[in-house]
């Protein structure tokens, strides 16, 4: 050198050049120029939990939903950490809706004799009773046979599951917790532990089969909607209200004239609501990084430092050179080719889950055969 387990890093690499795109700031001769910042570890699924916003709300209950070993962490959680128990693995380790089946209800296809106050198909026995044969001292006794009544549940068989046990001893006609030992189970205190639980001890012959991601019971938690939340500004047109109160419009540039609308309110002005649109919410946050301290850890506290996309149907890209790396060829100088996945912000965080090419780091386990 092999095969595995766990925790991570980084994810079209680094540097440079040219061109291009978006936000913000400054300048501008309004053409643009300069500076600066510009996707992810999952931005994803939208599955949990929160912040924030509006609505609802005295308190309690019903209904409905969720969670479910113990302790801790946290703003909170169905998340995380540590521990217990079960289970899988030789092991490092993995996985677990892991409260209650002694309140009640329900369910169990097929197979099978029997599936929950169970049952006898094969099998075993046949002590006792029966039938039958032989012998005797013949209403009886002894011995053999049958498997009729009956007994049994050890063994076989069915099943996912068969009414504690794959074990040993005794016991019996054969058997059986029938009696005992051991294991399991239940109850009782004791010891260790905050606890889940563990340990050994005593008692009980075993009662209470399984199933609660079936109804249900117990304990705890939960008001609703979401940035298209919400706030502010606010056209045109139509409509509403108020004031003034007789005009207004077309032919037509002006006058006359004619036509149409108007006191059932023209025209002008004002007010308020809504729409389009604009601004805001909007990114400095349970924030990132570094160090110290406390804690096994999750995490907390303190100090320093940094500002890191904000938007709208939506920018984050392309080319070339060098380095790096991989593959092929090689006259060992080089030459040719490749650098791939999943995916892509849109109010923000904490998680979970799912997807993922190439590369890399640390710790641990099992093997020692072969080279």
């Nucleotide at each position: 050198c092999g095969g595995g387990a766990g925790a991570c890093g980084a994810g079209u690499g680094a540097g440079g050049a040219u061109c291009g795109c978006g936000g913000c700031g400054c300048c501008u001769c309004c053409g643009g120029g300069c500076g600066u910042c510009g996707a992810g570890g999952a931005a994803a699924g939208u599955c949990c939990g929160a912040g924030c916003u509006c609505c609802g709300c005295a308190g309690g209950g019903c209904a409905g939903g969720g969670u479910g070993c113990c302790g801790g962490c946290u703003a909170a959680c169905g998340g995380c950490c540590g521990g217990g128990c079960g289970u899988c693995g030789c092991g490092a380790g993995g996985c677990g809706a892991c409260g209650g089946a002694a309140a009640g209800u329900g369910c169990a296809a097929c197979a099978g004799a029997g599936a929950a106050c169970a049952g006898a198909c094969c099998g075993c026995c046949g002590a006792u009773g029966g039938c039958u044969c032989c012998g005797g001292u013949c209403u009886c006794c002894g011995g053999g046979g049958c498997a009729c009544a009956g007994g049994c549940a050890a063994g076989g068989g069915u099943g996912a599951a068969a009414c504690g046990g794959u074990u040993g001893c005794g016991g019996u006609a054969a058997g059986a917790g029938c009696g005992c030992a051991c294991c399991g189970c239940g109850c009782c205190a004791c010891u260790g532990g905050c606890a889940a639980c563990a340990g050994g001890g005593g008692c009980g012959g075993c009662a209470u089969g399984g199933u609660a991601a079936a109804c249900c019971c117990c304990a705890c938690c939960c008001g609703g909607a979401g940035c298209a939340a919400g706030g502010c500004c606010a056209a045109a047109u139509a409509g509403g209200g108020g004031a003034u109160g007789a005009g207004g419009g077309g032919c037509u540039g002006c006058c006359c004239g004619c036509c149409c609308c108007g006191u059932c309110g023209a025209a002008u002005c004002c007010c308020g609501g809504g729409u389009a649109g604009g601004c805001u919410g909007c990114u400095a946050g349970a924030g990132g990084c570094c160090g110290g301290c406390g804690g096994c850890a999750a995490c907390g506290c303190c100090g320093g430092u940094c500002c890191c996309a904000g938007a709208g149907a939506a920018a984050u890209g392309a080319u070339c050179c060098u380095c790096c790396u991989c593959c092929g060829c090689u006259u060992c100088g080089g030459c040719g080719g490749g650098g791939a996945a999943c995916a892509g912000a849109a109010c923000u965080c904490g998680g979970c889950u799912u997807a993922c090419a190439c590369c890399g780091u640390c710790u641990c386990c099992c093997a020692c055969a072969g080279u």
RNAcentral holds the sequence, with entries from ENA.
This is a predicted structure of a 371-nucleotide RNA (Bacterial RNase P class A) from a Gemmatimonadota bacterium.
The model forms 91% of the base pairs in the Rfam consensus.
The organism belongs to Gemmatimonadota, within Bacteria.
Rfam family: Bacterial RNase P class A. Gene Ontology terms of the family: ribonuclease P activity, dimeric ribonuclease P complex and tRNA processing.